Small-subunit ribosomal RNA, 3' major domain from a metagenome, 475 nucleotides, folded computationally. The RNAcentral record of the full RNA draws on SILVA. The coordinates come from a structure-prediction model, not an experiment, and the mean pLDDT is 81.
[in-house]
Context: one part of a larger RNA
RNA sequence: UGACGGGGGCCCGCACAAGCGGAGGAACAUGUGGUUUAAUUCGAUGAUACGCGAGGAACCUUACCUGGGCUCGAACGUGUAAUGAAGUACUUAGAAAUAGGUAUGUUCGCAAGACAUUAUACGAGGUGCUGCAUGGCUGUCGUCAGCUCGUGCCGUGAGGUGUCGGUUUAAGUACCAUAACGAGCGCAACCCCUAUUGAUAGUUGCCAGCGGGUCAUGCCGGGAACUCUAUCGAGACUGCCACCGUAAGGUGUGAGGAAGGUGGGGAUGACGUCAAGUCAGCACGGCCCUUACGUCCAGGGCUACACACGUGUUACAAUGGUCGAUACAGAGGGCAGCAAUCAGGUGACUGUGAGCUAAUCCUAAAAGUCGAUCUCAGUUCGGAUUGGAGUCUGAAACUCGACUCCAUGAAGUUGGAUUCGCUAGUAAUCGUAGAUCAGCAAUGCUACGGUGAAUACGUUCCCGGGCCUUGUACA
Numbered sequence: 001u002g003a004c005g006g007g008g009g010c011c012c013g014c015a016c017a018a019g020c021g022g023a024g025g026a027a028c029a030u031g032u033g034g035u036u037u038a039a040u041u042c043g044a045u046g047a048u049a050c051g052c053g054a055g056g057a058a059c060c061u062u063a064c065c066u067g068g069g070c071u072c073g074a075a076c077g078u079g080u081a082a083u084g085a086a087g088u089a090c091u092u093a094g095a096a097a098u099a100g101g102u103a104u105g106u107u108c109g110c111a112a113g114a115c116a117u118u119a120u121a122c123g124a125g126g127u128g129c130u131g132c133a134u135g136g137c138u139g140u141c142g143u144c145a146g147c148u149c150g151u152g153c154c155g156u157g158a159g160g161u162g163u164c165g166g167u168u169u170a171a172g173u174a175c176c177a178u179a180a181c182g183a184g185c186g187c188a189a190c191c192c193c194u195a196u197u198g199a200u201a202g203u204u205g206c207c208a209g210c211g212g213g214u215c216a217u218g219c220c221g222g223g224a225a226c227u228c229u230a231u232c233g234a235g236a237c238u239g240c241c242a243c244c245g246u247a248a249g250g251u252g253u254g255a256g257g258a259a260g261g262u263g264g265g266g267a268u269g270a271c272g273u274c275a276a277g278u279c280a281g282c283a284c285g286g287c288c289c290u291u292a293c294g295u296c297c298a299g300g301g302c303u304a305c306a307c308a309c310g311u312g313u314u315a316c317a318a319u320g321g322u323c324g325a326u327a328c329a330g331a332g333g334g335c336a337g338c339a340a341u342c343a344g345g346u347g348a349c350u351g352u353g354a355g356c357u358a359a360u361c362c363u364a365a366a367a368g369u370c371g372a373u374c375u376c377a378g379u380u381c382g383g384a385u386u387g388g389a390g391u392c393u394g395a396a397a398c399u400c401g402a403c404u405c406c407a408u409g410a411a412g413u414u415g416g417a418u419u420c421g422c423u424a425g426u427a428a429u430c431g432u433a434g435a436u437c438a439g440c441a442a443u444g445c446u447a448c449g450g451u452g453a454a455u456a457c458g459u460u461c462c463c464g465g466g467c468c469u470u471g472u473a474c475a
Base pairs, nucleotide, nucleotide: 001475002474003472004471005470007469008468009467010466011465012464013463015459016458019422020421021420022419023418026314027313028312029311030310031309032308033307034305035304042053043052064300065299066298067297068296069295070294076123077122078121079120080119081118082117083116084115087104088103089102090101091100092099093098108113125289126288128287129286130285134283135282136278137277138276139274141272146185147184148183149182150181151180152161153160154159165176166175167174191266192265193264194263196234197233198232199231200230201229202228206223207222210221211220212219237260240254241252242251243250244249316415320374321373322372323371324370325369326368333362334361337356338355342351343350344349381412386407387406388405389404390403391402392401428451429450430449431448432447433446434445
């Protein structure tokens, strides 16, 4: 100087407390461990691994296993030599890769040549190892308020001071004081979205007033008010008032205002820590393989299943289930696409294909509301599992897809110890969309809106963190 203390003081955080809803019990989905296996490819492992890499494993992917092949190679670059244009169609063996055959083609270009096959030479190739050789990127402490430097001063020196003290703040934020005076990286602000409003602009969006039309609809003429769209502005700064305070600042159901003290949300992550993670995204040093640890193909596996754990979904019902009627979003996507309409089917869906390269068309929320029924049961709760029949995607759904219909109708009656999230348009609850994607194991992830709470006395305690101080046989 740090680190540590079941030392002290001060302060903060959904850290506790106060509340609301969950997990832990059930079934299923998914990831992991373990076990099994020819293989169940590899990585991630307290917090900071475990719906994680994977924003999509039937083949492909694919790295794994079994079997069948190739060896200048499946791809790419540079040569040499020979042959042939390339190619197209058919065909034999084979699981395919591949090996062979037949027909056609005899060209393009001034030329060099391009392209294919064979032979040959050199570069290849490796998801092989090392993340403890590395770059880059990332997690975490933590959006915590810290981390440093120059000069000066103090100390023999390591170092200290500044950065401490008193107030204050979300903040090393600011003020006062001060052997320090300044400065940098962080904080804040500048950026984006959102809440109010003005100007400008009106198409595909809008319709107040006027006219026309319809069973009905901005449907038409028209309008530029309103909504909205999208560009530039305004607006909030403790600016004003009162009180407290030396000041910074604090308090106020103070005024005004759409908004009040960082208005709400996002992006933004200091010096560093964990030899943290990643050589399998990519790059890269070294080592290793080179008729194989490279590469092509078929099939299998990554989906196994006594079991253990994590994360979720659905439930156990009446604030509910079922049936009928009916209302209101936002955001996003669409041409190998989204698809209205009409017809068929109980249905998944099929046929037809208007419109839309989209403020134009696709376009349709569900909880809700109204009515009926069920009447507390393992039930009209719950839907697992299984049988049968089908639909769709795709060469192909046996291993191993999703969905539909009929039948079947398991566990489960609110969950031990323990444990998680959340402070407001939040929790809870309800649906919608998108990426990936032929299809889909999505209940995941990322967004979007609808309905919409309770509670916070307080900081004694648990956990994490910041500042000062003290002890130390630790570095």